A computed fold for a 74-nucleotide RNA from a Candidatus Sigynarchaeales archaeon, annotated as transfer RNA. The RNAcentral record of the sequence draws on ENA. Model confidence (mean pLDDT): 82 of 100. The source organism's lineage runs through Archaea, Promethearchaeati, Candidatus Sigynarchaeota, Candidatus Sigynarchaeia and Candidatus Sigynarchaeales.
């Protein structure tokens, strides 16, 4: 520079045909069991779904634009 994956919770990731509540594991707090900590169960709380625009009744998903990360050719 060209191509090509990729950016959703505090890290790791899933969300498939665009369809009505945005979710999961660990991690954070509260609790319950213990003398007591660990595991172990129960609630909970955390998100402009990189930024903007567009199309569509409707988008995390689709077009287009910048941005950042990573890999491949030069």
């Nucleotide at each position: 520079g060209u191509c090509g994956a990729g950016g959703u919770a505090g890290c790791u990731c899933a969300g498939u045909u665009g369809g009505u509540u945005a979710g999961a594991g660990c991690g954070c707090a509260g609790g319950a069991c213990u003398c007591a900590u660990a595991a172990u169960c129960c609630u909970g709380a955390g998100g402009u779904c990189g930024g903007g625009g567009g199309a569509u009744c409707g988008u995390g998903a689709c077009c287009c634009c910048c941005u950042c990360u990573c890999g491949a050719c030069a």